[in-house]
This is a predicted structure of a 92-nucleotide RNA (c-di-GMP-I riboswitch aptamer) from Sulfurovum sp.
Its Rfam family is "c-di-GMP-I riboswitch aptamer". From the family's description: GEMM was predicted in a large-scale screen for bacterial structured RNA regulatory elements.
Taxonomically the source falls in Sulfurovum (Bacteria, Pseudomonadati, Campylobacterota, Epsilonproteobacteria).
It was read from a public genome assembly, where an Rfam model found it.
């Protein structure tokens, strides 16, 4: 400088669940907890997923009742999956 890697050591990071606050909502953000993780650091570029509108609509029904899909448009998720980009440590 390239590649592999939780085999070792020093270390990070925190799932689910409780609390508090924020948001219509998906969810985030501190506190605690720890399922995990070689990037479970960054970053919303591509896909996937949810969320909210489209929609007290269409439809069914006749009762004060049930209530969609697709698409698109604005957000959420980086602990879906991949792209980019930065980093310890051994080993080759």
């Nucleotide at each position: 400088c390239u590649a592999a890697g939780a085999u070792a050591a020093a270390g990070c990071c925190a799932a689910a669940c409780c609390u508090a606050u924020u948001g219509u909502g998906a969810a985030a953000u501190a506190g605690g907890g720890a399922c995990g993780g070689a990037a479970a650091g960054c970053u919303a570029u591509g896909a996937g997923u949810c969320u909210a509108u489209u929609a007290u609509u269409a439809a069914u029904g006749u009762g004060u009742a049930u209530g969609a899909a697709a698409a698109a448009u604005a957000g959420a998720u980086u602990g879906u999956c991949a792209g980019g980009u930065u980093g310890c440590c051994u080993u080759a």